RNAcentral holds the sequence, with entries from ENA.
Predicted 3D model of a 71-nucleotide RNA (transfer RNA) from an Actinomycetes bacterium.
Lineage of the source: Bacteria > Bacillati > Actinomycetota > Actinomycetes.
Its Rfam family is "tRNA". From the family's description: Transfer RNA (tRNA) molecules are approximately 80 nucleotides in length.
């Protein structure tokens, strides 16, 4: 330096180009003598930047990491 895969809640994994879920954590609650287990509620994400589009995680350019391969 080419070339091929991939980048999504704190962790894993989903999503025909049309409201971004789930499952574990976690926070609060309920139960309990206390904890745990179990139940309800909450939390909180598309790598970044442009473009197509009425609408983009999803198609394209660009660029940043991450891993393979070849020199």
């Nucleotide at each position: 330096u080419g070339c091929g895969g991939g980048g999504u809640c704190g962790u894993c994994u989903a999503a025909u180009g049309g409201u971004a879920g789930g499952a574990c954590g976690c926070u609060g609650g309920a139960u309990u003598c206390u904890g745990g287990c179990u139940c309800c509620a909450g939390u909180a994400g598309u790598c970044a930047a442009g473009g197509u589009u009425c609408g983009a995680a999803u198609c394209c350019u660009u660029g940043c990491c991450c891993c393979g391969c070849a020199g």